[in-house]
RNA sequence: UGAUAGAGGCGCAUUGAUUAUCAGUACACUGCGGGAUAUGCCAGGACAUAGAGGAACGUAGCGGAAAGGAUGAAAUGCCGAAGUUUGCGGUUACCUGAAAGCCGCAUGCUGGGGUCAGGGCGAACAGCUCUGAAACUGUCAUCAUUGAUUUGAUGGAGGGCUAUCG
Numbered sequence: 001u002g003a004u005a006g007a008g009g010c011g012c013a014u015u016g017a018u019u020a021u022c023a024g025u026a027c028a029c030u031g032c033g034g035g036a037u038a039u040g041c042c043a044g045g046a047c048a049u050a051g052a053g054g055a056a057c058g059u060a061g062c063g064g065a066a067a068g069g070a071u072g073a074a075a076u077g078c079c080g081a082a083g084u085u086u087g088c089g090g091u092u093a094c095c096u097g098a099a100a101g102c103c104g105c106a107u108g109c110u111g112g113g114g115u116c117a118g119g120g121c122g123a124a125c126a127g128c129u130c131u132g133a134a135a136c137u138g139u140c141a142u143c144a145u146u147g148a149u150u151u152g153a154u155g156g157a158g159g160g161c162u163a164u165c166g
Stems, first nucleotide, its partner, number of pairs: 001166006009079001011078005019070001027063001029061005037050004042097004082110003086106007111137002115133007139156006
């Protein structure tokens, strides 16, 4: 200095059976009230559809979802696995704008999985994410200790660590 193969463990990611929640919500029909607007994600515009043969809205009855997110059998790919802040570009829906989702690029952060507190997203006390705190765990270095990296302390970061080959 290059290649190959490995280790950390509630290990990471993808697909996804199942299940709960979403929710007795949205929505359909009918009765009563109401009396002119309503719908096409949010706002405006355009267009279209429905509406005095009764719109919105309220209430009662009778029916009654789905998406996103979660769970996670089983399988696959793996150990910067992967995730994510911020910015830019594209796309999702007639035009403009906003929000959100997805994809790509750049940059920064993170060894790993949890707990607690706060902020954001979310229907949610689920979950995700950001910031912080105190521990745990793996790895290397230094110091001390031990028969023995045995035990302990301090510190660093995955562009690392271990093994083999060149």
Lysine riboswitch aptamer from a mouse gut metagenome, 166 nucleotides, folded computationally. The prediction has a mean pLDDT of 80. The sequence is in RNAcentral, with records from MGnify.